[in-house]
Background: A computed fold for a 75-nucleotide RNA from a Thermoprotei archaeon, annotated as transfer RNA. Its Rfam family is "tRNA". The family's RNA type in Rfam is transfer RNA. About the family: Transfer RNA (tRNA) molecules are approximately 80 nucleotides in length. Gene Ontology term of the family: triplet codon-amino acid adaptor activity. RNAcentral records the identical sequence in 2 taxa. The prediction has a mean pLDDT of 80.
RNA sequence: GCCCCGGUAGUAUAGCCCGGUUAAGUAUACCGGCCUCUCGAGCCGGCGGCCCGGGUUCAAAUCCCGGCCGGGGCA
Repeated sequence: GCCCCGGUAGUAUAGCCCGGUUAAGUAUACCGGCCUCUCGAGCCGGCGGCCCGGGUUCAAAUCCCGGCCGGGGCA
């Protein structure tokens, strides 16, 4: 230098290919409540996210372009 894969709540991961539905789902962490003599556990509720910029579109996490970061391959 070129090619491929990835970047989504504090953490992990699905959704992306094939745009739309009230709602970006799940687990865990955290906070509150119930329960308990108390603490786990269990149950209920809350909290909080699409790497950055631009484009296309009525509408973008999803499609297109550029950039940044991480991993791998070739030279």
Background: The organism belongs to Thermoprotei, within Archaea.